C1' cells in the first nucleotide's frame, strides 16, 4: 500500500500479502573463480595420533664418537684390519636445579551480578620476566636426587642400604635505603591521614655462580611499564496470581585474617537495615563493541571477528607460584569407562584432526614452522592443531561464462484454431567471425625484513595452440502480482499465504504448449524486523464499535496564581579528558573490476570535570500581594438528615341491623365463596400498610443511592444572593487507604391489612412446570447486624478557562414604575429544560449543562469465542464478591447509515378480496388427464397460486419417440471426392407377415462437351440420447398493478437522497396548489379494430315502396334506388353546457340535451424487475456421448386397474319427460368438398348427382320458446350407465381399440360433509348453432347468435396489492434467521483418592580431602649446649577440636507428568424436544437478585429504553 466482514456503504477491528535478513535446512538443478563461512542440537560419551616444552652457558652422572697409547692378525715394510685403554672435544640424555606451563586454544553449563559496560576513586592494594636509577655480592656448614645393592608388587608404582654435585638447602657477617618501634620538626589535605626530612633502638640480603671472555646471572631498596585487584555512581529482562524480606542480618568496641578495605571471619554490645521510585521469591538469560531491520524513534538478537567474564566429567578442597584454588597438576567424594594375576590401579577432546550418539542440519585422523606471534635458550637452535596454507561443502556474498553477426519457404515438429490461419520465430537450419572460462603445452613470480630457509605452489601471471567446442535450471501464470490458452479430471484426485477453487465447458487440480519472474541457482520451511499508527515519547482511543470505577473523602505522588531578591540542582554555551581496534559513513589507495583488504577523516547523542549565562521550572528569603481557596455578617428557599407524636381515607377481618339467591372471575369457563344467609347496604370495632387532591422534565442531597410527597416537636448538615471585614495560595486531581450504596438475599427479634416467587387447584394447549383465573407461604413493615451487587445510565470520570444567539421554569438581588406595596418591564448570579450557529464527528448526533477548544492529575482499553471463566489470594454465617489467566478454535465479531423485503406495526387506498346475490364443484354413472400401482413396455415432458380435457386444432396402422422380433451399416436424407459401372428406373415372377432376398424382361437423356441414375473407397449424414442449472427464441405469473428508469443541478465523507415529497383529485406518477428543484424517456391514456343511432355518396348475387311481365307458388322475369342490407366516407362525446360546494385549480355531484355522458360498452395492446418458473420433444443452438448403433427400415404390441385425485359431461325430475303439431338467427366453412330434390330403408344410412370455385347453390333442420295432449311423484314414461343380439359408415385393416342406429335389458343416483368455486348487465344462469383438427370419431377448446335475472349496506375482519412512514439480529429477503438441552464423535483444559518425578531451600545424622587451632608420650641432617651417649630451639607423623562436600533421615515448599471418576467449553453432525430472543417475535425486551422448571426459560421484588402503538400534560419550532 493491498486482499478479507455488507444486498451496498463509511467506521472500527483483527487476520493475510508484497520488502529485507540469516552460522540454516529441505526439493529440483548445477560450468569456473576470488574473499569469507562452517554442531545454533547431547556443557552427551569418546577408540588413536598430535596440541608445552626448553636450557649442558646451574649440576653429578651415564652413553656414543674420537687423538696419542696397547695388544693381536697379515704384510719385507709403508701399512691395514681386529680387540682393548681413552685425554682434550663434539654429540645425546634420564634425573637435581632455572623459567615457563596461571599465556596461547576451545566452550557459554552457571550468573539477573559491581558479572557486563560507562565514569570516577584507592591517602586501602599486588606485580615473575622488562627499563632507569642507587647499593652490594663477606665467611661457613649438612643433605640429597639420579647411580650402584637388595626387595615388594601382575601393572600402576614403590620400600630399605650405600654414595655424590650445584644458580637446591641452612647457619653467620655487612646493609645508606627497607620493615617495626620512640623521641622530635616542617608542610599539604574534605576527614581518617599523605609528603619530606632529623636523632636513637630492634629486624632482614646476596649464586667470590656460569662463559666460546663479548657477556649472562645473583640480592636489597627507589621509581617507570605491564598485568591484577578492591571500592562507587550511572546503565541495561520478564513476572504483584511473588507483598512484606532479613539474626552475621545492619551499625559499634576490640581482636583475628588478607596484597589490602570491610561483619571478610569471630567475641561482646546496641536493633536496626532493605521494600510499592518493587525488596524477598519465582521464570529466563554471558555482557558489551556491535548485527539485522527501520525515514527516525525503537524493535530483535549477541554466530564469525574484537574486550571482559565464567567454566574444563559432577561437587569440594587447599598446595606450589610473582600469578591459579589451576582445560592436557596435585588430594578426596560421586557417576561413568578401561586393565588386572581379584590383591590393586588407569582416564577425563567445551585444544586440532577424527568416532559413535542425538538431530532438519554443519568439513580432512592434510601440508608446514617459510612468513606473523607465544616459551625457553647467550646463541645456534627446538618446541608451538596459536598461526600460515592447503582440503571439503552453491553455505553466504562478488565476478565471469554458456558465444556473436548475418539469415524468411516465416522450414519440419509442437500447440491453439472462427479451419482463414495464428504461434513458438530470427528461434533453428545454412553462411561468416570470435576464443573469455574450462583444456594442452611452454615460461614463471613476489610474499625473505634476515644469512643458507616458501607449506602454498609449478599456483598467481603471461605466451601459444585447436575448436562454438565442455557448460541453464528453477518457480510462478484466478486476485492481491508480471504472466492464457488446450486437453484430462467431475466436491473424486487434488490445490491453497489471505479470500477461495473442483459437483460435466476448472485461466485456481493434473499434463502439455506459450507466456512472466530470478538466473548457477531458484523455490519452500523456520525465525527476526517492517508494513502494523495493531502499546501510538515521536505516534490512538474511551455517547452508541474494546473502553469512564456506582458515589464520595482523602494519603503518598503529580502539577500548581500575582511581585521581588539571591542562589544556580535542573536548562543553556564554551573548553578538557574519555568514549580500544575491528564495525559504520566519506576521501583515498592496492588486488584486471567486485567481494575483500589498506590508509586517513569523520562518527560514537553518554560519563567526569573546568568556565560562563540566569529567561523559564526548582531552592531559599516561613520576604511581599489578593484575582485562585476559605472565614465573617445579613438575608432567603427547600419533600436535606435523625429521633418522637399526632391524623384523616381505603382495604381485610370481628360483631349488629336490613335483605335473598345468587357472588365472583373470564375472551369464554371452571376452581372458589354463598341457604349453616353470602355479594349489596347501614352501624359500631380491631388491625398492618401506605400517605388522595395540590403536581408541575419543580425541589433538596454529593448530578451517587435515594427522599418523600399529611401535621406537630427536638436535633442537626449544606446551597444560594448580597455586603467585602478577615486570612494570605492554604489550590487542583489523587494509586493504595477509608465512608456511603437500590431491590433481592442472609442472621436475629417483633410483627402480618393489601399484596404475592415457591406451592396448590381450574383453564387453555398437540404439550402448558408459561401468559389469563381462584387461593397462597417466604419475603415485602420495625429495630440490631452482615452483604456490597445493577441497564449503579445521561452508557457521557473529577477541577479551571475559552468559545453566538434566542426561548421556558425555580431561587435571590439591582434598576425601572408608584405615596408605598402588588403586577409590568430590563438586567444579573446560581440551578434545570429546549432549540440551534460556529466548531467537531466514521455516522447517528453534540453544541457555554459541550461529544468545540487549551493545559494538569488519576480510572481504564487493544479481534471473537472460551471467559463477568479456572486455578491461587483477599472478603463473607451463606449466597457470593473483588482481582484475574491459559490451552483450543474462528477470519471475523462490531457500530452508523441506504437500498429492498417482511412485521400475529400503525396510517391513506384499490380489488367478485369480503359482503349482498344467482348458479355450480366436492356425493352417483360415465367420459378425459394425473398420481400410484402394474406390465417386456404401459414412451417423454407439465407439479401450490402460475400441473392435472395441460403440450396433443382428434394415439386402430402411420403419426410413435416405448418395447418384442426381423433386417441394415457411407447409411432413410444433403452436398463433396476419387475412379467405376449399365448390374438403374419399369414390368410381371419365386420366398417371406414384412423389410429384403432371388432370378427374367430391359436398357435413361443430351445441343456429344455432359447431365441424370446406381455400385466401390473416403471424409461424412443421422440421433424425439444428455443438458431449459450452458444458450435464443417463444410463453406463463407478479399484472392492465401504476410503476421503471435518466441527464445535467443540489445535498451527503459515502451507499445513496432529491426530482418520485406533501394539500386536494383521479381508474392511473391522472391532473393540480405548494416545494431544491428543472426536464426527459418506456409504461397509463389516446391514436387502432369491430359492435351500438342517424347523414352522405356508390354498387349488386342484396333488397322490392312504386310502375310493369310472369307463376300452382316463389324479386321468378323487366326495372328501381325509395327502404333493408353491404362495403366505403364523414360527422358525433369534448366534463361542451347549467348549478352545488372546492383553494377564483385539478376536478367532483346533481341536471338538460343527446343513439350514446364523464376512460360510454368489448378487443388489440403488457413498462421495468423477479421467479436460475416452463419448454434441448415445435425451432434453432453450444457444449458432451453413440457410430455393426443410442441412427435406419419391417411387422407386431403398447388406452393396461385394489385405490387416490382435478376438470367436465348426463342426472337425482313437474320451473319436467315423452307424442304429435307450430315460430323466429348469427357467425362460418365448401371442389380428392358442401351435397339438393326425388325414391328405398323403423333407423343409422344407401341411390341419386341439380347447383354451386359462392351475398346467387347446398350445408339449413331447426333449439329452448309459445299453445294444445298426456304422465301425477313412483327408482317412475325420471336416470340413462353396463350388457346381448342385429345391421350401417369411414377406411389397406375397427380383436386388442372407433363412431353413430334398430331391437332387448334398465345400474348408481332423490340435490350431495368439512371445505372451496367463477361471475355485476345484454352479464350469470339455463337452451342450441358453426367451424378447426379430421379417412372416421368432440362430453375439448374456440366462436355465433337466441332466451335472459337477482344482488352490492359498505369497507369492520379473512385474502391479495399500491403509497408514505416505523421496527428489524432478515438480504439466498420470515417457506428468513437463531438461542438452549438430550443423543453420537474428535480436541484441549479444570477438579479427582492419590501416584510418581525433579528443584531449591530449612531441621537432624554422618562426616571425605583440606586448611587453621590444640596437643604431639612417636619421628627428626643443618642452629644451641655438649660431644661417649645425650639434651634444647624448631619441625613432622599421629591425635583431638572447629568449619567442612557427597551422603542419610523427617516433615513442609514450588514446578511437571499420570489418573477410575467427574465438570464446564470447543468443533463436527441432513439425529431427537420444543421456540426463548429478533417485528409490538405474537406475555416489549434486558440488568442485578431470588425461588422454580426437560430444555431454551418462567415468575417475584427493584431498576433501565438500548421499546412499538396511541394519547392527555409539559417543552421547542413555525404562523
Nucleotide at each position: 500500500g493491498a486482499g478479507u466482514u455488507u444486498g451496498a456503504u463509511c467506521c472500527u477491528g483483527g487476520c493475510u500479502c508484497a520488502g529485507g535478513a540469516c552460522g540454516a535446512a529441505c526439493g529440483c538443478u548445477g560450468g569456473c573463480g576470488g574473499c569469507g563461512u562452517g554442531c545454533u542440537u547431547a556443557a552427551c560419551a569418546c577408540a588413536u595420533g598430535c596440541a608445552a616444552g626448553u636450557c649442558g652457558a646451574a649440576c653429578g652422572a651415564g652413553g656414543u664418537c674420537c687423538a696419542a697409547c696397547c695388544a693381536g692378525u697379515g704384510g719385507c715394510a709403508a701399512c691395514a684390519c681386529u680387540g682393548g685403554a681413552g685425554a682434550a672435544g663434539a654429540c645425546c640424555u634420564a634425573g637435581u636445579g632455572g623459567c615457563g606451563a596461571a599465556c596461547g586454544g576451545g566452550u557459554g553449563a552457571g550468573u539477573a551480578a559491581c558479572a557486563c559496560g560507562u565514569g570516577a576513586g584507592g591517602a586501602a592494594c599486588c606485580u615473575u620476566c622488562c627499563c632507569c636509577g642507587a647499593a652490594g655480592a663477606c665467611u661457613g656448614g649438612g643433605a640429597u636426587a639420579a647411580g650402584c645393592c637388595c626387595u615388594c608388587g601382575a601393572a600402576a608404582g614403590g620400600g630399605g642400604g650405600u654414595c655424590u654435585a650445584a644458580u637446591a638447602c641452612c647457619g653467620g657477617a655487612u646493609a645508606c635505603c627497607c620493615c617495626c618501634u620512640c623521641c622530635a620538626g616542617g608542610u599539604c589535605g574534605c576527614a581518617u591521614g599523605g609528603c619530606c626530612a632529623g636523632g636513637g633502638g630492634a629486624g632482614g640480603a646476596a649464586a667470590u655462580g656460569g662463559u666460546c671472555c663479548g657477556c649472562c646471572g645473583c640480592u636489597u631498596c627507589g621509581g617507570g611499564a605491564c598485568g591484577g585487584u578492591c571500592u562507587c555512581g550511572c546503565g541495561g529482562c520478564c513476572u504483584a496470581u511473588c507483598a512484606g524480606c532479613u539474626u552475621g542480618u545492619u551499625g559499634g568496641u576490640g581482636a583475628g585474617g588478607u596484597a589490602a578495605c570491610g561483619g571478610c571471619u569471630c567475641a561482646c554490645c546496641a536493633a536496626g537495615g532493605c521494600a510499592a521510585c518493587g525488596a524477598c521469591g519465582g521464570g529466563u538469560a554471558g555482557c558489551u563493541g556491535g548485527u539485522c531491520u527501520g525515514a527516525g524513534a525503537g524493535g530483535a538478537c549477541g554466530a564469525u571477528c574484537a574486550g571482559c567474564c565464567a567454566c574444563a566429567c559432577u561437587g569440594g578442597g587447599a598446595c606450589u607460584g610473582a600469578g591459579a584454588c589451576a582445560c592436557g597438576g596435585c588430594c578426596c567424594a560421586g557417576a561413568c569407562u578401561c586393565c588386572u594375576a581379584c590383591g590393586g590401579g588407569a582416564g577425563g577432546c567445551a585444544g586440532c584432526a577424527g568416532u559413535g550418539g542425538g538431530g532438519a542440519a554443519u568439513c580432512u585422523u592434510g601440508c608446514g614452522c617459510a612468513a606473523u606471534g607465544g616459551g625457553c635458550g647467550a646463541a645456534a637452535g627446538c618446541c608451538u592443531g596459536a598461526c600460515g596454507c592447503a582440503g571439503c561443502a552453491a553455505c553466504g556474498c562478488c565476478g565471469c561464462g554458456u558465444g556473436c553477426g548475418g539469415g524468411a519457404u516465416g522450414a519440419a515438429g509442437g500447440c491453439c484454431u472462427u479451419c482463414g490461419g495464428g504461434u513458438u520465430g530470427u528461434a533453428a537450419a545454412c553462411c561468416g567471425c570470435u576464443u573469455u572460462c574450462a583444456g594442452u603445452a611452454g615460461g614463471g613470480a613476489c610474499g625473505a625484513a634476515c644469512a643458507c630457509a616458501g607449506a602454498c605452489g609449478g599456483u598467481a601471471c603471461c605466451u601459444a595452440c585447436a575448436g562454438a567446442a565442455g557448460a541453464a535450471g528453477c518457480a510462478c501464470c484466478g486476485g492481491c502480482c508480471a504472466a492464457c490458452u488446450a486437453c484430462g479430471u467431475g466436491c473424486c484426485a487434488g490445490c491453497a499465504g489471505c479470500c477461495g477453487c473442483g459437483g460435466u465447458a476448472a485461466c485456481a487440480c493434473g499434463u502439455a504448449g506459450g507466456g512472466u519472474g530470478c538466473a548457477a541457482g531458484c523455490g519452500u520451511u523456520g525465525u527476526c524486523c517492517g508494513g502494523a499508527a495493531u502499546c501510538a515519547u515521536u505516534g490512538g482511543g474511551c455517547g452508541u464499535a474494546a473502553a469512564g470505577a456506582g458515589c464520595u473523602c482523602g494519603u503518598a505522588g503529580g502539577c500548581g496564581g500575582c511581585u521581588u531578591a539571591g542562589u544556580a540542582a535542573g536548562u543553556c554555551g564554551g573548553g578538557u579528558g574519555u568514549g580500544a581496534a575491528a564495525c559504520c559513513u566519506c576521501c583515498a589507495g592496492g588486488c584486471u573490476c567486485a567481494a575483500c583488504c589498506u590508509g586517513g577523516a569523520g562518527a560514537c547523542g553518554c560519563c567526569a570535570c573546568c568556565c560562563g549565562a540566569u529567561a523559564c521550572u526548582g531552592c531559599u528569603a516561613u520576604a511581599g500581594c489578593u484575582a485562585g481557596a476559605g472565614u465573617c455578617c445579613a438575608g432567603u428557599a427547600g419533600g436535606g438528615g435523625a429521633g418522637u407524636g399526632c391524623g384523616g381515607a381505603a382495604u381485610u377481618c370481628c360483631c349488629g341491623g336490613u335483605g335473598u339467591a345468587g357472588c365472583g372471575g373470564u375472551u369464554u369457563a371452571g376452581u372458589g365463596c354463598g341457604c349453616a344467609g353470602a355479594u349489596a347496604u347501614c352501624g359500631g370495632g380491631a388491625c398492618g400498610u401506605a400517605c388522595a387532591c395540590c403536581a408541575g422534565c419543580g425541589c433538596c442531597g454529593a448530578c451517587a443511592g435515594g427522599c418523600u410527597a399529611g401535621c406537630a416537636c427536638u436535633c442537626u448538615g449544606g446551597g444560594c444572593u448580597g455586603g467585602u471585614a478577615c486570612u494570605g495560595a492554604c489550590g487542583c486531581u489523587c494509586a493504595g487507604c477509608a465512608g456511603c450504596g437500590a431491590a433481592a438475599g442472609u442472621g436475629a427479634u417483633c410483627g402480618u391489612a393489601g399484596c404475592g416467587a415457591a406451592c396448590a387447584g381450574g383453564c387453555u394447549u398437540a404439550g402448558a412446570u408459561u401468559c389469563g383465573c381462584u387461593g397462597g407461604u417466604g419475603a415485602g413493615c420495625c429495630u440490631c447486624a452482615g452483604u456490597g451487587u445493577c441497564a449503579a445510565c445521561g452508557c457521557a470520570g473529577a477541577g479551571c478557562a475559552c468559545u453566538a444567539c434566542g426561548u421556558g421554569c425555580g431561587c435571590c438581588g439591582u434598576c425601572u414604575a408608584u405615596u408605598c406595596a402588588a403586577c409590568u418591564g430590563a438586567c444579573u448570579c446560581c440551578g434545570u429544560g429546549c432549540c440551534g450557529u460556529c466548531a467537531u464527528u466514521u455516522c447517528c448526533g453534540c453544541a457555554u449543562u459541550a461529544c468545540g477548544u487549551c493545559g494538569g492529575g488519576a480510572a481504564u482499553u487493544u479481534g471473537g469465542c472460551g471467559a463477568u471463566u479456572a486455578c491461587g489470594u483477599a472478603c463473607g454465617c451463606a449466597a457470593g464478591u473483588c482481582u484475574a489467566a491459559a490451552u483450543a478454535u474462528c477470519a471475523c465479531a462490531g457500530g452508523a447509515u441506504c437500498g429492498g423485503g417482511c412485521g400475529g406495526g400503525g396510517u391513506c387506498u384499490c380489488c367478485c378480496g369480503c359482503a349482498a346475490g344467482a348458479g355450480g364443484c366436492g356425493g352417483a354413472a360415465c367420459a378425459u388427464g394425473u398420481c400410484g400401482c402394474u406390465u417386456a413396455a404401459u414412451u417423454c415432458g407439465a407439479g401450490g397460486u402460475a400441473a392435472c380435457g395441460c403440450g396433443a386444432a382428434u394415439a386402430c396402422c402411420a403419426u410413435u419417440u416405448c418395447u418384442u422380433g426381423g433386417g441394415u451399416u457411407u447409411c432413410a436424407c444433403a452436398g463433396g471426392u476419387a475412379g467405376g459401372g449399365a448390374a438403374a428406373a419399369a414390368c410381371g415372377g419365386u420366398a417371406g407377415c414384412g423389410a429384403u432376398a432371388u432370378g427374367g424382361u430391359g436398357u435413361c437423356u443430351u445441343u456429344c462437351g455432359g447431365g441424370g441414375u446406381c455400385g466401390u473407397a473416403c471424409a461424412c449424414a443421422g440421433g424425439u440420447a444428455g443438458u431449459u442449472c450452458a444458450u435464443g427464441g417463444c410463453u406463463g405469473u407478479u399484472u392492465u398493478c401504476a410503476g421503471c428508469u435518466u441527464a445535467g443541478g443540489u445535498c451527503g465523507u459515502g451507499u445513496g437522497a432529491u426530482g418520485g415529497u406533501u394539500g386536494g383529485u383521479u381508474a392511473a406518477u391522472u391532473c393540480u396548489g405548494a416545494c431544491a428543484a428543472c426536464g426527459a424517456g418506456c409504461g397509463c391514456a389516446a391514436c387502432c379494430c369491430g359492435a351500438a343511432g342517424g347523414c352522405c355518396a356508390u354498387c349488386a348475387u342484396g333488397c322490392c315502396a312504386g310502375c310493369a311481365c310472369g307463376u300452382a307458388a316463389u324479386g321468378g322475369u323487366g326495372g328501381g334506388g325509395a327502404c333493408u342490407c353491404a362495403g366505403g366516407g364523414g360527422a358525433g362525446a369534448c366534463u361542451g353546457c347549467c348549478g352545488g360546494g372546492g383553494u377564483c385549480a385539478a376536478g367532483u355531484c346533481g341536471g338538460a340535451g343527446g343513439a350514446a355522458g364523464g376512460u360510454g360498452g368489448g378487443g388489440u395492446c403488457g413498462a421495468g424487475u423477479a421467479c436460475a418458473a416452463g419448454u434441448c420433444a415445435u425451432c434453432a443452438u453450444g457444449c458432451c456421448c453413440c457410430u455393426c448403433a443410442g441412427u435406419c427400415c419391417c411387422a407386431g404390441u403398447g388406452u393396461g386397474c385394489a385405490c387416490a385425485u382435478g376438470u367436465u359431461c348426463u342426472u337425482c325430475a313437474a320451473u319436467g319427460g315423452u307424442c304429435a303439431g307450430u315460430a323466429c338467427a348469427a357467425c362460418g366453412g365448401g371442389a380428392a368438398g358442401c351435397g339438393a330434390a326425388g325414391c328405398c330403408g323403423c333407423g343409422a344410412g344407401g341411390c341419386g348427382g341439380a347447383c354451386c370455385c359462392c351475398a346467387u347453390c347446398a350445408u339449413c333442420a331447426u333449439a329452448a320458446g309459445g299453445a294444445u295432449a298426456u304422465c301425477u311423484c313412483a327408482g317412475u314414461u325420471g336416470g340413462g350407465a353396463g350388457u346381448g343380439c342385429a345391421g350401417a359408415a369411414u377406411g389397406c385393416a375397427a380383436c386388442u381399440c372407433c363412431c353413430a342406429u334398430u331391437c332387448a335389458u334398465g345400474a348408481a343416483g332423490u340435490c350431495g360433509g368439512a371445505c372451496a368455486u367463477g361471475c355485476u348487465a345484454g352479464u350469470a344462469a339455463g337452451a342450441g348453432g358453426g367451424g378447426a383438427u379430421c379417412u372416421c370419431c368432440a362430453u375439448u377448446a374456440u366462436u355465433c347468435g337466441g332466451c335472459g335475472a337477482a344482488u352490492u349496506u359498505g369497507u369492520g375482519a379473512g385474502g391479495g396489492g399500491u403509497u408514505a412512514u416505523u421496527g428489524c439480529a432478515c438480504u439466498c429477503u420470515u417457506c428468513g434467521g437463531g438461542g438452549a438441552a438430550c443423543a453420537c464423535u474428535c480436541c484441549a483444559c479444570g477438579a479427582g483418592a492419590g501416584u510418581u518425578u525433579a528443584c531449591a531451600a530449612c531441621a537432624c545424622c554422618c562426616g571425605a580431602a583440606g586448611u587453621c587451632g590444640g596437643u604431639g608420650g612417636g619421628g627428626u641432617a643443618a642452629c644451641c649446649c655438649a660431644u661417649a651417649a645425650g639434651g634444647g630451639a624448631g619441625c613432622c607423623a599421629g591425635c583431638c577440636g572447629g568449619c567442612g562436600a557427597a551422603g542419610g533421615u523427617u516433615g513442609g515448599g514450588u514446578a511437571g507428568a499420570c489418573g477410575a471418576u467427574u465438570g464446564g467449553g470447543g468443533a463436527g453432525c441432513a439425529g431427537u424436544c420444543g421456540u426463548a430472543a429478533c417485528a409490538a417475535g405474537g406475555u416489549a425486551g434486558c440488568c442485578g437478585u431470588a425461588c422454580c422448571g426437560g430444555a431454551a426459560g418462567g415468575u417475584g421484588c427493584g431498576g433501565c429504553u438500548g421499546g412499538a402503538u396511541c394519547a392527555c400534560c409539559u417543552c421547542c419550532u413555525u404562523u
Predicted 3D model of a 1519-nucleotide RNA (small-subunit ribosomal RNA) from an uncultured bacterium. Its Rfam family is "Bacterial small subunit ribosomal RNA". The coordinates come from a structure-prediction model, not an experiment, and the mean pLDDT is 81.